This is a predicted structure of a 346-nucleotide part of an RNA (small-subunit ribosomal RNA, central domain) from an uncultured Cytophagales bacterium.
Rfam family: Bacterial small subunit ribosomal RNA.
[in-house]
Context: one part of a larger RNA
Parts: sequence; C1' cells; structure tokens
RNA sequence: UUGGGUUUAAAGGGUGCGUAGGCGGACUAAUAAGUCAGUGGUGAAAUCCCCCGGCUCAACCAGGGAACUGCCAUUGAUACUGCUAGUCUAGAGUACAGUUGAAGUAGGCGGAAUGUAGCAUGUAGCGGUGAAAUGCAUAGAUAUGCUACAGAACACCGAUAGCGAAGGCAGCUUGCUAAGCUGUAACUGACGCUAAUGCACGAAAGCGUGGGGAUCAAACAGGAUUAGAUACCCUGGUAGUCCACGCUGUAAACGAUGAUCACUCGUUGUUGGCGAUACACUGUCAGCGACUGAACGAAAGUAUUAAGUGAUCCACCUGGGAAGUACGAUCGCAAGGUUGAAACUC
Repeated sequence: UUGGGUUUAAAGGGUGCGUAGGCGGACUAAUAAGUCAGUGGUGAAAUCCCCCGGCUCAACCAGGGAACUGCCAUUGAUACUGCUAGUCUAGAGUACAGUUGAAGUAGGCGGAAUGUAGCAUGUAGCGGUGAAAUGCAUAGAUAUGCUACAGAACACCGAUAGCGAAGGCAGCUUGCUAAGCUGUAACUGACGCUAAUGCACGAAAGCGUGGGGAUCAAACAGGAUUAGAUACCCUGGUAGUCCACGCUGUAAACGAUGAUCACUCGUUGUUGGCGAUACACUGUCAGCGACUGAACGAAAGUAUUAAGUGAUCCACCUGGGAAGUACGAUCGCAAGGUUGAAACUC
C1' cells in the first nucleotide's frame, strides 16, 4: 500500500460557515470524452511461459510458438457517467399565515440574603469543633430593632422540561437581532450533500490595560490533628472570582458515538404545532425520554435520536514505553498552543 477498523480495546477533528475537490433528483433530444466491440500499425533483441532440439544429465545454449495485459490510428455501439440544449417538481430555498423557547445582545428596574457603617435596646460571653485552640469581645462583642451604603448571585416556579452549531443559556421588563416548528402549496426550478487549506465562534483557569471588590477563596499566616502533617478540620487571608476592551484557544470541549440522505417491528411518557371535536377519542409533523423485537455486537449493550441495512464526503487508527517528549517550523506579551519523530527498551 491493499485490507480492516474508530461507544468502552489504538482511532470522530471542540463547534459552525465555507473555497478547491469528491459525490449528486426525474424526463427528452443531440454529442460520443469516459466505457464497450471490430480492424490496422506499433509494442527491438534477450528475459518470463509452452513445445522441441544440442552439450552423457543439469545449469547453459539453439529453433519455433505464445505473450508483451500498453500506446496510436480508424470504423462502429450508446445502456451508464460526462458535455450541450430543453422541460419538470418529489430534494433545496422563497413567500404568506400562525406559533414556541433560560437563543443572543444593549439598557432599565426589583426583593431576599451577605458584609460593612451609624444609632438604639442590652450584658458576658460569642464563634468554632469529633474535642479544642487560634480569632472576636467590658474601648460593650454575639443577639434584637431601625437607617444607610456596597458588590455579587437570582430561592420557590424548576421538570426524566425548554432553547442554542458547539461552548453554553434562568429574577422582572423594554429595544434590537437570530433561529426552529406547523399550515397553505402561491413562487424559483436541482439552486443540493460533504468539505482539505481557510475564516469565525469556543467552559474554566491564565495574561495585558483600566475599573470594581460584598461573598467565596489558590498562595500565605496562625490554631489543631499526627511519629511527622509543607494535607484533610478550624480562624484569618492576597491574587482571582465581577465589569469594559484586547489576548490565550485548551477540557472526561462526552452521547467518550463526524455530517447528510434513504429504508427497517411494537409499547409508553412528554414538549410545540396542525386536523377533527362530543373535550371522550383518534390521526399527523417536528423534538426530548423510558422499555422491548429483528438485526448487529467480544460482551456490556445499541435498537426509527442505531452501535441495524445501504449510499456520498471529510477526519482519524495500525503493539507498550520513550512521548504528545526532542528538533525544526509556526502562533502567542508570557504561560504555553499546533504540527510532531528517533535512538534505545520490553
């Protein structure tokens, strides 16, 4: 390489958009590039294969045949693919009507809690733990009441629920923006699928500049525990946690399951539409779950949301360690990221 694979054994890119490329619905006509057939030419000799012969045999050598699976030219075939022209509506999109949601973004507002400050009541403890101590407190704490300020997060509703491409998204309200679904079948008429390179988005932590700083809390300090305790427990506490702008670009970024299309038993719950309506029932489309067949699977299990049966395209794997390391390249302010070996060893 061929082949075989990628939920859990090695292996699906974190996600989307999209360029090249690959692949692509129905019908008609034309063409004849691919494709198929015939004929001609060429495909040196030797070699390989078959037959036969010469050295006593063999290796070796000689003769004949086949073959040289290819290329060129020409004459035909036209199912399929391509190309050209025309048509269609089942894919895809648009329009109109309805509807759904914690989808995004920018502003405004709200209450509970926490902390702090002030005032008042009040007196000896509070706090914390397995037990304590550090700590706070007669300079009046803890507790209770009133007032003010600050920052962050939004109890109940809340769900096996919903939305989003993924990351993710939750108080209420307003503006702007996007999306899905359903119905009609009016319009376009294959406009589609996938997607190397590329571009964009991308939790947390981290970085830069400027704000903010209530809570919690790496580091750090103290108290305990212990043989020790650079921990677990306790009292404090700085970065950070929050905001704006810029960077970083990684996660068990998980369904450990790439995207799209078609097909393949049933039962049941639920979300959003539609039909019908007696609010009983039953059907249909799109989601989200549970169970169970055929089939698949090493099994666990999966099972119309496939890991079943097929098709197209992309990504990736090829014994363990060395190693996601070294070197080089590239990106980054840095931390580091991406790409990514070998010797050696088992």
RNAcentral holds the full RNA, with entries from ENA and SILVA.